[in-house]
RNA sequence: UGAGGGUUAGCCUGUGGCGUUACUCCAUCAACCCCGUCAGACCCGGAAGGGAGCAGCGGUCGUGGAUUUAAUGGGUGCAGGUGUGACUCUCACAC
Numbered sequence: 001u002g003a004g005g006g007u008u009a010g011c012c013u014g015u016g017g018c019g020u021u022a023c024u025c026c027a028u029c030a031a032c033c034c035c036g037u038c039a040g041a042c043c044c045g046g047a048a049g050g051g052a053g054c055a056g057c058g059g060u061c062g063u064g065g066a067u068u069u070a071a072u073g074g075g076u077g078c079a080g081g082u083g084u085g086a087c088u089c090u091c092a093c094a095c
Stems, first nucleotide, its partner, number of pairs: 001092009010082007018073005024066005034059004042051003
């Protein structure tokens, strides 16, 4: 120097696991300072009517849980690939 091995790292691809976020579903869900509807009661009016609005009900923000899908992260596991590195072994050749 060349060829062939071993270990290890880089890069690419695939796949598994863990974490986070989003979607979906379920549950829960704001005394009042969220939305809607507002019994009763209250206010305005001669009346017809109107008004604000507590409780209740429905919904939502939020919270918790579950699976799927997607994205994303690493001091995560494995596999394949490589004219990419490092270390090392064998053989051959040259000095």
Predicted 3D model of a 95-nucleotide RNA (Bacterial small signal recognition particle RNA) from Candidatus Synchoanobacter obligatus. The model forms 96% of the base pairs in the Rfam consensus. Rfam family: Bacterial small signal recognition particle RNA. From the family's description: The signal recognition particle (SRP) is a universally conserved ribonucleoprotein involved in the co-translational targeting of proteins to membranes. The sequence was found by an Rfam model in a public genome assembly.